RNAcentral holds the full RNA, with entries from ENA. Predicted 3D model of a 691-nucleotide part of an RNA (large-subunit ribosomal RNA, domain II) from an Armatimonadota bacterium. Taxonomically the source falls in Armatimonadota (Bacteria, Bacillati). Its mean pLDDT, the model's own confidence on a scale to 100, is 86. Its Rfam family is "Bacterial large subunit ribosomal RNA". Gene Ontology terms of the family: structural constituent of ribosome and ribosome.
[in-house]
Context: one part of a larger RNA
C1' cells in the first nucleotide's frame, strides 16, 4: 500500500415541546397491587394519583375577576369566542459518557535503589620506572645557635606509564555487529582513587562536588491499578438511492473574538387574502451628497488703498518727511475646504393614483445551517491618488456554477447544465497552419517584426502620411557652381597692441555702386588670410517657416537558451475605417423521454390517466419518496430431479437495486402484508488478520 472482517446520533427517564395516527371528551388516564387464564404473555379489577375544566395577588385572600390604590380614576395580568387527555410513531430539547476516537494532566492505593545517585558495614585491587620533602647522621660553622655541604632517609590529592577507571578529538556506524558500539587518539592511574558482597534513603518524595542530573533503555515530578467512557468552545472521521427548495460568512451582546445567545438570511406546516409584495408611469413630499460658489467660518496669490510696526532722514526734543520692508480692515482680479454653504442635482427613500405581474408578501409554529468570506466594478476612509493591502458602502460573480472564450487561469467576457440525438440558429470570441470557419471585399497607414489583446514616462529627432496658416517665386525663387563682396577707415575710446571680429561708446555715418554690415563665423601677438550677409551670372520650377493630427524611432537593464500559445506573417496573418459571408456553447430551436407544481378534463376515487402552462445547477441545511440487510408475526411457496453462497453472461428499473440462464457448491432458502433493529463503509496517521 492493497484485500477481508469490525468500526460512529444509540439507549433509559411517570422530564419539556411540536407534528402525525387512533380512543374517549368537559373530561381523559390509571400506578403499585390483586384475581383469573391457554402463565417470558394476556384478560379483568384497582380512581391512590396526574393533566385539563379559573384566574389574580408576595401573601392573608377574593374570584370572572383580581392586584396596586382612599377611589365606584387609571393601569397590569386574566375572563368572553372555551379542548383536553391517554396511547403509539416521529422531529427537537433536558438529565445521563449521549455521534465515535484522541490528550497534555489531576487525585487515591500500591510496586520499585538487581540500572543509577548518595550513605553505612565488611572485603579486594593499583606492573614498572622517575623525582627526592621533613627527620636523622657526619663534617664545616657559631660564644651557643642560626646556617652551609655531603650522606642517609623515602614525603607527595608529586612525575612518566600498564592493569583498572574514564570518554578529549576525528573517522566509521545511523532499517548498526550494538536502542550509545568499533578504530585511532586522549585524561586519571596512592587518591576527593577504583571495586566485590551485604544493607539504607521513594515520588512533590529521595539522592545530587548542581547537569533539572539520576531514581530499571524517554523524569520540570517514576511505574502500576483505580476515580474513568476525567474534560477537550479543539482536530479528524461519521457508511444506500432518487425527487423539491436552498442559505450564511451581517447587526447587537458576550471573561467575547476560530465559541455562544437574540435578530437577519433557508426550509416545512398552518393562517391571512380586503388585497399586501415587486416593477413602470404620473403626482406629492423630506433631504444638503456630486457639482458649484465664496454670502458665513477658515485658509489663500497678485495689485490698489491704508491703520499699526520696522528701517532711513530730520532744529535727532516734540512735530515732521521718505520707504520696489512686514502688514489689519477695505477695494479689484484670481483661486481652496470631510468637520465652510448664498446655491444645488442625478439616483435612492416615503406617501398617493393608474397599469403590469401573480403568491413573490405578512403573521404564527416545527427544524436548521451561518455568524474566518473572497474577487471585480463604482463611491469613500486608512496607506504612499503602494499592495493579490486594509476598513465601510452599492452592485455583481465565486463561494455553492458546470459549458464556450481569454495559451494554461474560483470569481474578466459570453452564458445559468432534468435526460437522450451523427439535427438547426446564434453569444462572447474567431475564420493562413496547428484549429471549426475568408489567404473575403473596398479605402488608408506602418518598415519599427512596431505589431500579431495593452508593461512604460518625462524628454529627444530633417522617420513618414494627412490637414491648416504664412513667406519667396518665369520681373527666374530654393540648392549648387562662376564672379564680386569696395572707399573715407586701423570709426572713436580703451590698450603694450585692439586694424569688421577681447571690451566700452554711438541719431553704426557718408561715399562709389549691380551689390557690399563701422561687419556672421573661423583665424592673427596685432595685421594678414578664409568666409557670411548682400549683388550679378549659369540653371529653369517650385522652395522656405510655423501650428495641429495619424502611425512609427530612441529613451528601454535581471537573474538556467529563445519565443506573438507555437509555426510563422510585411498592399499583412499588423494598425485604422466600412461591408458581406461563415465558424462557434450544456444559450435558443427541433425531435423523443422523465419528473415537480398549478389549472382543466376523464375516471374503475388510485394522486390513476390525458392535455396545457411554468419549472427541474447547487455546498451547509430543511422537506418528501424509496432500495437493500438481519430478526419476528401472519399468509403462502421453493429445495439433493440440487437451497444459500461464489463466478460469468443476459435482462428490467431514473437509482439504491430486482430478475433470468449457465458453472461451481452440497442443505437449506424465499415471496406477500405488517412489525422490530447491533440496519448500508473509502477515508478517522481508524482496529485486527492476510498478502
Nucleotide at each position: 500500500g492493497c484485500c477481508u472482517a469490525c468500526g460512529a446520533g444509540u439507549u433509559g427517564c411517570u422530564c419539556c415541546u411540536c407534528u402525525c395516527u387512533g380512543g374517549c371528551a368537559a373530561g381523559g388516564c390509571u400506578a403499585a397491587g390483586u384475581g383469573c387464564c391457554u402463565c417470558a404473555g394476556g384478560c379483568a379489577c384497582g380512581g391512590a394519583g396526574c393533566c385539563g375544566u379559573a384566574g389574580c395577588g408576595a401573601a392573608a385572600g377574593c374570584g370572572a375577576g383580581u392586584c396596586c390604590g382612599a377611589a365606584c380614576a387609571g393601569g397590569g395580568c386574566g375572563a368572553c369566542c372555551u379542548a383536553g387527555u391517554c396511547a403509539g410513531a416521529g422531529g427537537g430539547g433536558g438529565c445521563a459518557g449521549a455521534c465515535g476516537c484522541g490528550a497534555a494532566a489531576c487525585c487515591g492505593g500500591g510496586u520499585g535503589a538487581u540500572c543509577u545517585a548518595c550513605c553505612c558495614u565488611u572485603g579486594g585491587c593499583c606492573a614498572g620506572g622517575u623525582u627526592g620533602a621533613a627527620g636523622c647522621g657526619u663534617g664545616g660553622g657559631u660564644a651557643a645557635g642560626a646556617c652551609c655541604a655531603c650522606g642517609u632517609g623515602g614525603a607527595g590529592g608529586a612525575c612518566c606509564g600498564a592493569a583498572c577507571c574514564g570518554g578529549u578529538u576525528g573517522g566509521c556506524g545511523u532499517u548498526g555487529a550494538a536502542a550509545a558500539g568499533c578504530c585511532a587518539u586522549c585524561g586519571g592511574a596512592u587518591g576527593a582513587g577504583c571495586u566485590g558482597a551485604g544493607g539504607g534513603u521513594a515520588g512533590g518524595g529521595g539522592u545530587g562536588a548542581a547537569a533539572g542530573g539520576c531514581c530499571a533503555a524517554c523524569c520540570a515530578a517514576a511505574c502500576u491499578c483505580g476515580g474513568a467512557a476525567a474534560u477537550a468552545g479543539c482536530u479528524c472521521g461519521u457508511a444506500c438511492u432518487c425527487c423539491c427548495c436552498g442559505a450564511a460568512a451581517u447587526g447587537c451582546a458576550u471573561a467575547g473574538a476560530g465559541g455562544u445567545g437574540c435578530a437577519g438570511c433557508g426550509u416545512c406546516g398552518c393562517a391571512g387574502c380586503c388585497g399586501a409584495g415587486u416593477g413602470u408611469g404620473c403626482g406629492g413630499g423630506a433631504g444638503g451628497u456630486a457639482g458649484a460658489g465664496c454670502a458665513c467660518u477658515g485658509a489663500u496669490u497678485g495689485g490698489g488703498c491704508u491703520a499699526g510696526g520696522g528701517c532711513c532722514c530730520u532744529u535727532c526734543a516734540c512735530c515732521g518727511g521718505g520707504u520696489a520692508c512686514c502688514a489689519a480692515a477695505c477695494c479689484c482680479a484670481g483661486a481652496c475646504a470631510a468637520a465652510c454653504u448664498c446655491c444645488g442635482a442625478a439616483u435612492g427613500c416615503c406617501c398617493g393614483c393608474a397599469c403590469a405581474u401573480g403568491c413573490u408578501c405578512u403573521g404564527c409554529g416545527g427544524c436548521a445551517g451561518u455568524g474566518a468570506g473572497g474577487g471585480c466594478a463604482u463611491g469613500g476612509g486608512c496607506g504612499a491618488u503602494a499592495a493579490g493591502g486594509u476598513c465601510c458602502a452599492u452592485g455583481u460573480c465565486c463561494g455553492a456554477g458546470a459549458g464556450g472564450g481569454a495559451g494554461a487561469c474560483a470569481a474578466c467576457c459570453c452564458a445559468g447544465a432534468c435526460c437522450g440525438a451523427c439535427a438547426g440558429c446564434u453569444a462572447a470570441g474567431g475564420c493562413c497552419c496547428c484549429c471549426a470557419a475568408g489567404u473575403c471585399c473596398a479605402g488608408g497607414c506602418u518598415a519599427a517584426g512596431u505589431u500579431g489583446a495593452u508593461c512604460a514616462a518625462a524628454g529627444g529627432a530633417g522617420g513618414u502620411c494627412g490637414g491648416g496658416c504664412u513667406g519667396c517665386u518665369g520681373a527666374g525663387a530654393c540648392a549648387a557652381c562662376c564672379a564680386g563682396g569696395a572707399g573715407g577707415u586701423u570709426g572713436g575710446c580703451u590698450u603694450a597692441g585692439a586694424a569688421g571680429c577681447a571690451g566700452c561708446c554711438a541719431u553704426u555715418c557718408c561715399u562709389u555702386u549691380a551689390a557690399a554690415g563701422a561687419g556672421u563665423g573661423c583665424g592673427u601677438a596685432a595685421c594678414a588670410g578664409c568666409u557670411c550677409a548682400c549683388u550679378g551670372g549659369u540653371c529653369g520650377a517650385g522652395c522656405g517657416g510655423c501650428c495641429c493630427g495619424g502611425c512609427g524611432c530612441c529613451g528601454a537593464a535581471a537573474a538556467u537558451u529563445g519565443u506573438c500559445g507555437g509555426g510563422c506573417a510585411u498592399c499583412a496573418a499588423g494598425c485604422c475605417u466600412g461591408g458581406c459571408g461563415c465558424c462557434g456553447a450544456a444559450g435558443c430551436u427541433u425531435c423523443g423521454g422523465g419528473u415537480u407544481u398549478g389549472c382543466a378534463g376523464c375516471u374503475u376515487u388510485a394522486g390513476g390517466c390525458u392535455g396545457c402552462a411554468a419549472g427541474c445547477g447547487g455546498u451547509a441545511g430543511g422537506g418528501g419518496a424509496g432500495c437493500a440487510u438481519u430478526c419476528c408475526a401472519g399468509u403462502u411457496g421453493c429445495g439433493c430431479u440440487g437451497a444459500a453462497g461464489u463466478c460469468g453472461c443476459c435482462u428490467c428499473g431514473u437509482g439504491a437495486g430486482g430478475g433470468g440462464c449457465g458453472a461451481u457448491g452440497g442443505a437449506g432458502c424465499g415471496a406477500c402484508u405488517g412489525g422490530a433493529a447491533a440496519a448500508g463503509a473509502a477515508a478517522a496517521u481508524g482496529u485486527a488478520g492476510g498478502c